[in-house]
RNA sequence: AAUUUACUAUGGAGAGUUUGAUCCUGGCUCAGGAUGAACGCUAGCGGGAGGCUUAAUACAUGCAAGUCGAGGGAGAAAUUGUUUUUCGGAAUAAUGGAAACCGGCGCACGGGUGAGUAACGCGUACACUACCUACCUUAUACUGGGGAAUAGCCUUUGGAAACGAAGAGUAAUACCCCAUGGUCCCUACUUUUAUUAGUAGGGUAAAGCUCCGGCGGUAUAAGAUGGGUGUGCGUCUGAUUAGCUUGUUGGUGAGGUAAAGGCUCACCAAGGCGACGAUCAGUAGGGGGCGUGAGAGCGUGAUCCCCCACACGGGUACUGAGACACGGACCCGACUCCUACGGGAGGCAGCAGUAAGGAAUAUUGGACAAUGGGCGAAAGCCUGAUCCAGCCAUCCCGCGUGAAGGAUGACUGCCCUAUGGGUUGUAAACUUCUUUUGUUAGGAAAGAAACGCCUGGAUUUAUCCGGGCCUGACGGUACCUAACGAAUAAGCACCGGCUAACUCCGUGCCAGCAGCCGCGGUAAUACGGAGGGUGCAAGCGUUAUCCGGAAUCACUGGGUUUAAAGGGUGCGUAGGCGGCGUUAUAAGUCAGAGGUGAAAGCUUGCAGCUUAACUGUAAAAUUGCCUUUGAAACUGUAGUGCUUGAAUCACGUUGAGGUCAGCGGAAUGUGACAUGUAGCGGUGAAAUGCUUAGAUAUGUCAUAGAACACCAAUUGCGUAGGCAGCUGACUAGGCGUGUAUUGACGCUGAGGCACGAAAGCGUGGGUAGCGAACAGGAUUAGAUACCCUGGUAGUCCACGCCCUAAACGAUGCUAACUCGAUAUUUGGGCUUUAUGUCUGAGUGUCUAAGGGAAACCAAUAAGUUAGCCACCUGGGGAGUACGUUCGCAAGAAUGAAACUCAAAGGAAUUGACGGGGGUCCGCACAAGCGGUGGAGCAUGUGGUUUAAUUCGAUGAUACGCGAGGAACCUUACCUAGGCUAUAAUGUGAGUGCUAUCUGGUGAAAGCCGGAGUUCCUUCGGGACACGAAACAAGGUGCUGCAUGGUUGUCGUCAGCUCGUGCCGUGAGGUGUUGGCUUAAGUGCCGCAACGAGCGCAACCCCUAUUGUUAGUUGCCAGCGAGUAAUGUCGGGGACUCUAACAAGACUGCCGGCGUAAGCCGAGAGGAAGGUGGGGAUGACGUCAAAUCAUCAUGGCCUUUAUGCCUAGGGCUACACACGUGCUACAAAGGACGGUACAGAGGGACGCUAACCCGCGAGGGGGUGCUAAUCUCAGAAAGCCGUUCCCAGUUCGGAUUGGAGUCUGCAACUCGACUCCAUGAAGGUGGAAUCGCUAGUAAUCGCGCAUCAGCAACGGCGCGGUGAAUACGUUCCCGGACCUUGUACACACCGCCCGUCAAACCAUGGAAGCCGAGGGUACCUGAAGAUGGUGACUUUACUGGGAGCUAUCUAAGGUAAAAUUGGUAACUGGGGUUAAGUCGUAACAAGGUAGCCGUACCGGAAGGUGUGGCUGGAAUACCUCCUUU
Repeated sequence: AAUUUACUAUGGAGAGUUUGAUCCUGGCUCAGGAUGAACGCUAGCGGGAGGCUUAAUACAUGCAAGUCGAGGGAGAAAUUGUUUUUCGGAAUAAUGGAAACCGGCGCACGGGUGAGUAACGCGUACACUACCUACCUUAUACUGGGGAAUAGCCUUUGGAAACGAAGAGUAAUACCCCAUGGUCCCUACUUUUAUUAGUAGGGUAAAGCUCCGGCGGUAUAAGAUGGGUGUGCGUCUGAUUAGCUUGUUGGUGAGGUAAAGGCUCACCAAGGCGACGAUCAGUAGGGGGCGUGAGAGCGUGAUCCCCCACACGGGUACUGAGACACGGACCCGACUCCUACGGGAGGCAGCAGUAAGGAAUAUUGGACAAUGGGCGAAAGCCUGAUCCAGCCAUCCCGCGUGAAGGAUGACUGCCCUAUGGGUUGUAAACUUCUUUUGUUAGGAAAGAAACGCCUGGAUUUAUCCGGGCCUGACGGUACCUAACGAAUAAGCACCGGCUAACUCCGUGCCAGCAGCCGCGGUAAUACGGAGGGUGCAAGCGUUAUCCGGAAUCACUGGGUUUAAAGGGUGCGUAGGCGGCGUUAUAAGUCAGAGGUGAAAGCUUGCAGCUUAACUGUAAAAUUGCCUUUGAAACUGUAGUGCUUGAAUCACGUUGAGGUCAGCGGAAUGUGACAUGUAGCGGUGAAAUGCUUAGAUAUGUCAUAGAACACCAAUUGCGUAGGCAGCUGACUAGGCGUGUAUUGACGCUGAGGCACGAAAGCGUGGGUAGCGAACAGGAUUAGAUACCCUGGUAGUCCACGCCCUAAACGAUGCUAACUCGAUAUUUGGGCUUUAUGUCUGAGUGUCUAAGGGAAACCAAUAAGUUAGCCACCUGGGGAGUACGUUCGCAAGAAUGAAACUCAAAGGAAUUGACGGGGGUCCGCACAAGCGGUGGAGCAUGUGGUUUAAUUCGAUGAUACGCGAGGAACCUUACCUAGGCUAUAAUGUGAGUGCUAUCUGGUGAAAGCCGGAGUUCCUUCGGGACACGAAACAAGGUGCUGCAUGGUUGUCGUCAGCUCGUGCCGUGAGGUGUUGGCUUAAGUGCCGCAACGAGCGCAACCCCUAUUGUUAGUUGCCAGCGAGUAAUGUCGGGGACUCUAACAAGACUGCCGGCGUAAGCCGAGAGGAAGGUGGGGAUGACGUCAAAUCAUCAUGGCCUUUAUGCCUAGGGCUACACACGUGCUACAAAGGACGGUACAGAGGGACGCUAACCCGCGAGGGGGUGCUAAUCUCAGAAAGCCGUUCCCAGUUCGGAUUGGAGUCUGCAACUCGACUCCAUGAAGGUGGAAUCGCUAGUAAUCGCGCAUCAGCAACGGCGCGGUGAAUACGUUCCCGGACCUUGUACACACCGCCCGUCAAACCAUGGAAGCCGAGGGUACCUGAAGAUGGUGACUUUACUGGGAGCUAUCUAAGGUAAAAUUGGUAACUGGGGUUAAGUCGUAACAAGGUAGCCGUACCGGAAGGUGUGGCUGGAAUACCUCCUUU
């Protein structure tokens, strides 16, 4: 691996939801099945079933138990005959047999209901030597004689009625007596194990009818059937019910019963039940079965069957074979009805039906044809049992609503990326076919066989058999046949995930949905509608309930270190469990046999309805109980042995084990004395406090109480709590060794008992220090705290309570087994005496297997097993309430529910964060230089104002920002005037009268008019104007939280990831960490990683050096020419420069250090040295960052306006606040004069030269320049002189007046500049704050964009001059990496606690009020029963009865308690609730580590004291372990 054989089995699915993600624990929820169901929408048919689950509430009406004349008397109506008649009738005889009566049998069955009952009630198995049984069957015997009544009927009479009363008289299978009688009963004796048997004595029966066949009657015995009684076992919840019981338990005797028995009574004894749950309380009919489930179970007890109980509530007996009686009686009570008010009647939990209740459950039907029952000889009668029908989709089953074809894939609808496509959809139309069902018509059952009648046969009369006849509610129903015709027939729920099925519109946290998770705040597959789809289908959904899933109470089949859960610890009772061998037994156990386990049901086979449901039949099953036979391994029991478990003994040994007593020194306080002088003390800093009346400090002496430094340790001892100076006394234990002793004496341990830190309580002491409360001082917004100064209880002792802790190893005890390493405490053995080895008992650490959700545990288990105990079952409410026990109290122990949530939780992961740690960086601090904040002005913003002051940007990352130019325009704002629905405006074929000029009106736009053959042309056309059709409307309106694009910031920070592999159950990790190094995740080394990508760096540009090439417009050294002068000219390429290429710098070289990477060196060389300087370049991502007003764009809004045109105004306002700048405050300066040197740019709607005018802005002028050529253009600071002399100035220039220039239609609101005059604030700037590390800061000027002009002091560039400082990383800010804690993940701007205030909800207490059921005591006591009596009555005479009386008793009343509900002023806490108040207790070292127990205090979280825990961070030290 294959095959064969044997055995066994037909049976088991999950998902969603805690998290950023993960694994686990754990609850909640869903998918399935079921129902006596109900509700919503819908509905064609048939078959089979089922149908008041609630008010055991009340009931109108009808029916549901009668029958027998073959037991008896009497006998109506009616019919017939006769007589009579006043013709109405009457009388009489016969037939007839009603109603009622006596009597017999039945009425105790059948039918209903489930109130009560937790019980021998039910189930099952036994027992009755302790019993009964009508009718039926069998057997035997008998059935003789006599008597007295009574109903009916009749007469009289009471009453409304119901119902009676009196009198007369009568029958029986009614009643009584006598006789006879046995195997019946009683008594006595004998006998017996036994009332077993026998003997004697005494007692007890009967009914007749008849067709003469018979049917009955009596006694006894037996059977059958039905019942009665007893017992074993089983049978709900609560211990917050633990004790109950006096006829109670037993005995003797008696009574009673069909029968045993305290069933009842008298006496005697004091028992009986209970933790294996008595008693009490609550709930409930039990079983067969039914539902579900793989099963074990769990739930349930409708229909059918068996048993029980009940019959308006309660009690009682009578009759009878049988009842304490559903359609009988009596009594009490409640209720209803009748009444003449005096009295009466009634009982649907029978079938129908009514009312009520309720979500809810049917007809006041037919028939006795069948089955069954009662009576009868029978015919037959009765039977709401039963059989049928009616109503209801209530359930189960079956059938149908058509089938085939039919695409240019029609129309409508819906959707889309929309000239079109998709879908509805072969669906329809249309063609053909079929006819279940339906309608009409016709036919037409089975269920029926008996009884009976007629007849035949069996020897026959009894009886049996055969043939014929009679009998059908359902019902003219099932079923069959024919015709017609697709004709008569589809809905409901769902479509976010679970869970099969998707789009559009509407709505806009609204309306609503929701089983759970959750949807809805303008693009909702989740709401409502539609189209489409999915599922089931005459049904479909919803609700309720049960089982399942749920291994989520776990027997099968769970757990307890950290998730809920090990008792604080020991001793020990009951109980459970128990070492090795042997003998016996047979209780458990196993096997065989027998009995039983009702039927129905379930399962299987077969059969009957066309099938199925349904039904029939047979088998199997019924896993149980009982009896019996056998086996003897295991358990038990009894006996007998053993030694290894356990204990004992001997000898050693060990320790902070315990109790008591004594002793000791150090420290502290206090007192005395002395020395000594001004402070001491305390803190972050202070103050309170002490001190010149002498403190603190120092010394000596004295005294008091408490605790015991060093030794000292992951040490030791103890059951735990706990135990520490030294010594002694008493006492308990552990361990080792032993050829000692006993012989299973053991383990665990519910209740119980004992011990039990700290705090606390009581009594009495003691009190040095410390120290809740309290007081004061600080801190603080406050500070009922943290800090400080004091300080009471307490802490200490004795005795007595309390009994709880994070009482922890968060790990119960005992026993066994399972790799190793090492340290240490304390014994023993051995030798080679060692750093040895072997063997015990402890205490630690690490590790393998194994286990675990993981962290971790790992011979001291959380591994593998066995025994016993304790405990857990989502979070909160709550360890709370009530009750009980204990306690002096505080309180402890025991210990819920309503309500509420969908989580709460454990371990680990990645981040983020920390008033955690380590390492590192940055103009971050420090060291410096210069500013801002003060002044005036400019500019932006806020605010205010306004008709409007358009809009946006708002910490860093808005505020000289969008805007790189607001007088009009811009312009979006305001006011006013206009235009616009085929429409303004634009494009536009085409046309040229429209262009253009001009008048009126008007602010203009515009409106109304007049004139009018336009201009250019390369002749194609163009400019300008008008303009049909067509196309596009437009919007600076909203949403940057629907978007694209763009941008800011972290940050030019060094990070962010991937593939494969490996590790982990997984999220994830590793790589990327570590050591060294770097500006850098830059490198090197190491390493379960090896590689790679985006970033870093480099490549690109500018700049610093050199070279080559080239030489105009640039340059001019040398040569030449020229000028007053100038590269001006000829020329030149040397130089500068220009602009292309190339070189150069790489830690390359040297030395040192280092394994290396690299670092160091004022190293060499070099223009430049370690990235040379600068720029461009911005990873994955973050901030729902900014922008819909650059642009684009979804959606929404608007359309004579939110669009468009126009004029004027506004964006420039001004008490004020802020940001950014400029100018200053002066001498490093101002003014005046002279003089030198840039770079980079701009210029044709332009820059503009020379020259002239003006003080000047500027004007005139018109040369050059399309620019290395011309021009803007004078650089300024600087340098050289002169002056000013510290002043509000010769500083400063605001403001204001006047006069001008320029741009532009136009400078009033509202431009810039010039000149003259004016000459404000300001004398270096508070708290605070910004920039900058070298050609940088500072300072100086120049240019450009925008632009008619300009509010530019802004922005962007350019060059000139040109510093100081950096010890260093403690601190502030930001960032990176590693690590740690976390209750954060919207990620600390997080989370979160408690009081108070508000609303709602359930609940505890509570004066009181209102009930309910049960018990106790007493009073009264109906009917009835039992006993006594019984003068009255009776044919009954040893009798019966009325009456009287005693006892018991239902109901009622009274009383005091207990139990259990409802309600309640007031009151307590609890829960829930987007945006209330006060604080900030917890989570980070949470800013005083937290928590547990306890005590005190405080608005509240809480604080403090005392003891404990680590479930505390960090640091240092010590110790231990692993590896090398």